The RNA shown here (THF (Tetrahydrofolate) riboswitch aptamer) has 90 nucleotides and comes from a bovine gut metagenome.
The RNAcentral record of the sequence draws on MGnify.
Its Rfam family is "THF (Tetrahydrofolate) riboswitch aptamer". Rfam describes the family as follows. Tetrahydrofolate (THF) riboswitch was first reported for Ames et al. as an RNA motif in 5' untranslated (5'-UTR)regions of folate transport and biosynthesis genes in Firmicutes genomes.
The coordinates come from a structure-prediction model, not an experiment, and the mean pLDDT is 76.
RNA sequence: AGAGUAGACAAAACGCGUUUACAGUGUUUCGGGAUGGGAUGUUGCCCGAAAACGAAACGGUUCGCCCUGCGGUGUUUUGUCGCGUCCGCU
Numbered sequence: 001a002g003a004g005u006a007g008a009c010a011a012a013a014c015g016c017g018u019u020u021a022c023a024g025u026g027u028u029u030c031g032g033g034a035u036g037g038g039a040u041g042u043u044g045c046c047c048g049a050a051a052a053c054g055a056a057a058c059g060g061u062u063c064g065c066c067c068u069g070c071g072g073u074g075u076u077u078u079g080u081c082g083c084g085u086c087c088g089c090u
Stems, first nucleotide, its partner, number of pairs: 001090002007081009016071003027051007037087005057068001059066002
C1' cells in the first nucleotide's frame, strides 16, 4: 500500500398490498441483538414493545380473477459503493 463486515444504491425476476376492517415503509421513545479473521467501538443496521402520523387505482370480467399502473413495499440475483483504533492476512 491492498483485500475483506454490517449494510446502501441501481437494474432484473418473482411476490404482497392498493374496498372497510386501515399491509408495508417512514417518525419518536424504551429494551435487546449481530456487525472485515481476532479484540474494542462509533456512524449505520436488525428485532421486539409503546405512541403519534397515515399513503397507494383505473379498465375488463365467466365475479374466480385478469390487464396496466401505483407503493419512500418484501425476497432473490447481478453490478457499483462500503470499518475508526490495535493485532492478523496479502